[in-house]
Formats: sequence, structure tokens, C1' cells
RNA sequence: UCUCAUCAAGAGAGGUGGAGGGAAACGGCCCGAUGAAGCCCGGCAACCCACUUGCCACAUGGUAGGAAGGGUGCCAAUUCCGGCGGAGCAUUCCGCAAGAUGAGG
Repeated sequence: UCUCAUCAAGAGAGGUGGAGGGAAACGGCCCGAUGAAGCCCGGCAACCCACUUGCCACAUGGUAGGAAGGGUGCCAAUUCCGGCGGAGCAUUCCGCAAGAUGAGG
């Protein structure tokens, strides 16, 4: 950098730490000494690997589930809100873009 998938759910009143944080910038709007970030522990989820059940195929495969051992990821607010296009009187809805995460190239 390209491709594909997902992004309305879920996740501690623990320890440490001390002022910041909401993944870049800017603008909003928020969170924070009833203690931010970070680190440890804990947890959530189930994308990949491994394992496992049914069915199909049969070449070590496909499909629908299960489970959470390993690799990531995640644990305020829709991807906190912002852009573009379309529909609707409108709250709003749909698509795209951007971004994040995973798996491939």
C1' cells in the first nucleotide's frame, strides 16, 4: 500500500500510579483528585490457529454449531459527534468516504 470481513451488543466500586484522557490534527461535546494515561491483575468477544459435534463431499475440503488452550483485539458515550450523496415535512433511514480491528497479498 492492496483485498476481504466486522464495527447499535459485551467487559472490575481490584492493585499500582499520579494528570490527564476520549487512537493524528482541528472544532464540538464529554470523562477525570468520589482519582486520567501507563503498568499489573481481572474481564469481554470469538477474527485467526489448535481442539470438538452434526451434515455434505471425500485428497489433509466445505458448511452449521460448540469450546475458549494459543495469537491478536477490545473493556464511558454508535467508530462519542463532525465529511459526501440519496430518501423523507421531520426525529430519522440508506449508501459512500474516512478510521479502527482481524485475516490474507
The RNA shown here (SAM riboswitch aptamer (S box leader)) has 105 nucleotides and comes from a soil metagenome. The coordinates come from a structure-prediction model, not an experiment, and the mean pLDDT is 81. RNAcentral holds the sequence, with entries from MGnify.